[in-house]
Molecule: SAM riboswitch aptamer (S box leader)
Organism: Actinomycetota bacterium
RNA sequence: CCCGCAUCGAGAGCGGCGGAGGGAACUGGCCCUGCGAAACCGCGGCAACCGGCGGAGAUCCCUACUCCGUGAGGUGCCAAAUCCAGCAGGGUUGGCUUUAAAGCCAAUUCUGGAAGAUGUGGG
Numbered sequence: 001c002c003c004g005c006a007u008c009g010a011g012a013g014c015g016g017c018g019g020a021g022g023g024a025a026c027u028g029g030c031c032c033u034g035c036g037a038a039a040c041c042g043c044g045g046c047a048a049c050c051g052g053c054g055g056a057g058a059u060c061c062c063u064a065c066u067c068c069g070u071g072a073g074g075u076g077c078c079a080a081a082u083c084c085a086g087c088a089g090g091g092u093u094g095g096c097u098u099u100a101a102a103g104c105c106a107a108u109u110c111u112g113g114a115a116g117a118u119g120u121g122g123g
Base pairs, nucleotide, nucleotide: 001123002122003121004120005119006118007117008116013043014042015041016040021032022031023030026086027085028084029083044078045077046076049074050073052070053069054068055067056066057065082115087112088111089110090109091108092107093106094105095104096103097102
């Protein structure tokens, strides 16, 4: 870097250093930030993906699997939904055109997708 799978509205911040940006990228919005951004370091914490340990899953043993607990290992994470939207489809409301059917526009909402992130397995 590529491919598969799972998850992504929950949760968890202080200090040092630094000195102007940051919220992945582009566009639009919104937000954070000299009451100090990013990066880096220390400590603390969250979570439970992998691994470990303990327990349960009709009887004994083994293996696998599932579930529960634990959290001292490997990652990850610690503003806001992955901050929101962008693409496709549906609902509701309003407006416009039309005799009507229907179409278009706006707002709002739902579902899916795309992209991305993290873990894990493979290449």